[in-house]
c-di-GMP-I riboswitch aptamer from a soil metagenome, 71 nucleotides, folded computationally.

RNA sequence: GAUAAAGGCAAAUCCGUCGCAAGGCGGAGACGCAAAGCCAUGGGACCCACUGGGUUCGCCAGGCUACCGAA
Numbered sequence: 001g002a003u004a005a006a007g008g009c010a011a012a013u014c015c016g017u018c019g020c021a022a023g024g025c026g027g028a029g030a031c032g033c034a035a036a037g038c039c040a041u042g043g044g045a046c047c048c049a050c051u052g053g054g055u056u057c058g059c060c061a062g063g064c065u066a067c068c069g070a071a
Base pairs, nucleotide, nucleotide: 001068008033009032013028014027015026016025017024018023031058037064038063039062041061042060043059044056045055046054047053048052
């Protein structure tokens, strides 16, 4: 970050499955994404079997890594 090239990821929804749940995983499917790759470190939001534990990185910030190379 381009009316470029090669690609990549995959929202909602549906089916199956795990979980008390938030939600995760697999398949179908594409709303979108220049990091929509990874990390739960800070904040936010969400859940609970609640001295605490968990989820969300496609909520924001931060850290690490990566393809291409016009202006």